[in-house]
RNA sequence: ACGAAUCUCUGGAGAGACCAUGACGGCGCCGAAGGGGCAAGGCUGGAAAGCUUAAUCUCUCAGGCAAAAGGACAGAGUAAUUGAU
Numbered sequence: 001a002c003g004a005a006u007c008u009c010u011g012g013a014g015a016g017a018c019c020a021u022g023a024c025g026g027c028g029c030c031g032a033a034g035g036g037g038c039a040a041g042g043c044u045g046g047a048a049a050g051c052u053u054a055a056u057c058u059c060u061c062a063g064g065c066a067a068a069a070g071g072a073c074a075g076a077g078u079a080a081u082u083g084a085u
Stems, first nucleotide, its partner, number of pairs: 001085001004082003007077005016027001018026002028065003034061001035059003041052004
C1' cells in the first nucleotide's frame, strides 16, 4: 500500500397471536444464527477398504413460528483493530 475479517448503516425469508396450566407443559410446523451428516475429486493401497473434503443440499440438537429481537446472504461506508500478500 492493499485483500479479507471485525465494526457501522441499509435490505433481508419461512413456519400456530394453536391447545393448556397457578407454574411446569402438549401437539403441529419452519430453516437463513450456531451445530451434525454426505458427493465428485484427491491421497494411500494389488484389491477390499481407509483418510481428506462443500453448500442456500440434508438432519432438525439448538434456535424459531403476531410484533419486537435475532437472521444466512447482499450492497454501501471507512476511523480504529486483527491480518494473508